[in-house]
Overview: Predicted 3D model of a 73-nucleotide RNA (transfer RNA) from an uncultured archaeon. Its mean pLDDT, the model's own confidence on a scale to 100, is 83.
Parts: sequence; C1' cells; structure tokens
RNA sequence: GGGCCUGUAGUCGAAUGGCUAAGACGCUACCCUUACAAGGUAGAGAUUGGGAGUUCGAUCCUCCCCGGGCCCA
Repeated sequence: GGGCCUGUAGUCGAAUGGCUAAGACGCUACCCUUACAAGGUAGAGAUUGGGAGUUCGAUCCUCCCCGGGCCCA
C1' cells in the first nucleotide's frame, strides 16, 4: 500500500428499514441478615465510533474518515 471482517451503556451482547434501542454482569437505593455474601424490589447509565447520502422513516442499506482484528504484498 491492497483485500476482508468488525465498532451499540463500565463489560459482554440482542434488535426483519418502523412505536419508547432488549437482556446479562457490574453500579446505586431499599428489603432481607447481628453483619457480609447469596436472594428479592426499584432505579440510574446509550450522540448505536464520527460525518454525509438513500428513504416518509436508518442500529440496520451506500460512501468517506477514525479505531480494532485477520490475510496479502
């Protein structure tokens, strides 16, 4: 330098182009306990990497850029 794959909450990870973006772990509060753990209830936490395009409508499709991985040179 070229090709392919990939990027969603602190971590993992789902969502057929369509309502308000699931779930688990973690975090916070409360319940339970003498206390801790486990368990239960509730809650906070997302510019879906950035930008543009297509579309009535984009996490999803297209392009560019950025980051990561693999392969070729």